Transfer RNA from a Candidatus Pacearchaeota archaeon, 72 nucleotides, folded computationally. Taxonomically the source falls in Candidatus Pacearchaeota (Archaea, Nanobdellati). The prediction has a mean pLDDT of 83. It matches the Rfam family "tRNA".
[in-house]
RNA sequence: GGGAGUGUAGCUCAGGGGGAGAGCACUAGACUGAAGAUCUAGGUGUCGUGGGUUCAAAUCCCACCACUCCCA
Numbered sequence: 001g002g003g004a005g006u007g008u009a010g011c012u013c014a015g016g017g018g019g020a021g022a023g024c025a026c027u028a029g030a031c032u033g034a035a036g037a038u039c040u041a042g043g044u045g046u047c048g049u050g051g052g053u054u055c056a057a058a059u060c061c062c063a064c065c066a067c068u069c070c071c072a
Base pairs, nucleotide, nucleotide: 001071002070003069004068005067006066007065010024011023012022013021018055026042027041028040029039030038048064049063050062051061052060
C1' cells in the first nucleotide's frame, strides 16, 4: 500500500428498517446474628465519528477513526 472483519450497558454479546435488549456485574429492599446463596425492584446507552437515503436508520449507502486477520 491492497483486501476482509469487528465497534451496541461496567464486561461478554444478541438485535440486520418502526419497542434498544439478554447473561454476568452493580444499587436498594426482603431473608440472615452477620455474610453468601435465593427472591423482589431498578438500565444508568449521543448503538465508534460525520454525512447521505427514507415518513422513519443501531440496521441501508459513503467517508473517516480504532482494533484484529490475510496479501504485498